The RNA shown here (TPP riboswitch aptamer (THI element)) has 89 nucleotides and comes from Roseovarius gaetbuli. The sequence is in RNAcentral, with records from MGnify. The prediction has a mean pLDDT of 77. Lineage of the source: Bacteria > Pseudomonadati > Rhodobacterales > Roseobacteraceae > Roseovarius.

RNA sequence: UCCGUUGGGGUGCCUGCUUGUCAGGCUGAGAGGCGACGUGCCAACCCAUCGAACCUGAUCCGGUUUAUACCGGCGUAGGGAACGGAAAU
Repeated sequence: UCCGUUGGGGUGCCUGCUUGUCAGGCUGAGAGGCGACGUGCCAACCCAUCGAACCUGAUCCGGUUUAUACCGGCGUAGGGAACGGAAAU
C1' cells in the first nucleotide's frame, strides 16, 4: 500500500408557501431508501489505535457566510471502533 472479515460513525443548512416529514437550492466522501415513525432495518460513504471518522465540552470563541459549511482557536483537553492475509521497502 492492497485485499478479506469484523467493528465504529454521521446524515446538516437555506429559501418558498400550498406547511407537505412537499418543492427547489447549498456544502460535503456521504445529507439515500424502507418503515410499525422507535434508540429499527437496508444501502452508499468515511473511519478503525501511527486512531480529529465521530462524540463530549458546545446553543463555545475569532474570521467568514443569508445560514450550514469553511479557516483558525479550544486541542500536548476528555472519549472513540482490529484482527487476519498478500506485496513492497